[in-house]
Model confidence (mean pLDDT): 80 of 100. Large-subunit ribosomal RNA, domain VI from Halobacteriales archaeon QH_6_64_20, 256 nucleotides, folded computationally. Lineage of the source: Archaea > Methanobacteriati > Methanobacteriota > Halobacteria > Halobacteriales. Rfam family: Archaeal large subunit ribosomal RNA.
Context: one part of a larger RNA
RNA sequence: UGUUUGAGGUGCCUGACGGGAACGCCCGUAUAGUACGAGAGGAACUACGGACGGUCGCCGCUGGUGUACCGGUUGUCCGCAAGGGCACGUGCCGGGCAGCCACGCGACACGGGCUAAGAGCUGAACGCAUCUAAGCUCGAAACCCACCUGAAAAAGAGGCACCGCCCGAGAUCACUCGUAGAAGACGAGUCAGAUAGACUCGGGGUGUACGCGCCGAGGCAACGAGGCGUUCAGCCCGCGAGCACUAACGAUCGAG
Numbered sequence: 001u002g003u004u005u006g007a008g009g010u011g012c013c014u015g016a017c018g019g020g021a022a023c024g025c026c027c028g029u030a031u032a033g034u035a036c037g038a039g040a041g042g043a044a045c046u047a048c049g050g051a052c053g054g055u056c057g058c059c060g061c062u063g064g065u066g067u068a069c070c071g072g073u074u075g076u077c078c079g080c081a082a083g084g085g086c087a088c089g090u091g092c093c094g095g096g097c098a099g100c101c102a103c104g105c106g107a108c109a110c111g112g113g114c115u116a117a118g119a120g121c122u123g124a125a126c127g128c129a130u131c132u133a134a135g136c137u138c139g140a141a142a143c144c145c146a147c148c149u150g151a152a153a154a155a156g157a158g159g160c161a162c163c164g165c166c167c168g169a170g171a172u173c174a175c176u177c178g179u180a181g182a183a184g185a186c187g188a189g190u191c192a193g194a195u196a197g198a199c200u201c202g203g204g205g206u207g208u209a210c211g212c213g214c215c216g217a218g219g220c221a222a223c224g225a226g227g228c229g230u231u232c233a234g235c236c237c238g239c240g241a242g243c244a245c246u247a248a249c250g251a252u253c254g255a256g
Stems, first nucleotide, its partner, number of pairs: 008163006017150004023053002026050005036041001054108005062102004069095005074087005097238001111145003118138004167256001170253004174190005195247003199242004203237004211230005218223001
């Protein structure tokens, strides 16, 4: 922008017409030492199991990353210490949740239809013969369906249910957000509320904090690296639950 002899809104559908390669290949077992073959040798139909490549999805496991996080440590600087800054955009090293990933995990039938080459039936032209001229039956990883997916702007512009005509079906802005996201869009919520934050608990990561007590080589002493205990500590969390403590305040449009 468009669709009306009254018309819109919400929800759910239909599926014209599109997209896809979602599958490809190999090995093994049974068939079977069978058919076949003098022997040597040696199949197949079919069923089942697996490998590889490809496609789609997922993060429970394994593993990677993880400049959120925790710890160790060197040099130097601030500092009594504690605690920190810098060292290329983490100083280096050891771990590592979520998320994102693969090296991890799962899925990717059957079948039907019309045919090709081809195999045939019946059968004339041509009293025979002939798969073909009329007719008919079969027959491919190809084609159409099946399967996954988009789709009512399909102008023949669809269908069903409900709501709805003077206050009110619905929608929008705004705000709190994320199973969403470049912007729009999409989705959850806005006090009749668990949407986000805080808090508590759960779960998880580091690996046992500061301080204090004891021990401690050496030393007259002061001091003293370090060890043990307090301490499964301390610190931290993009996760879950509970909980209205904080913040979701407000405004507008609106068919008829």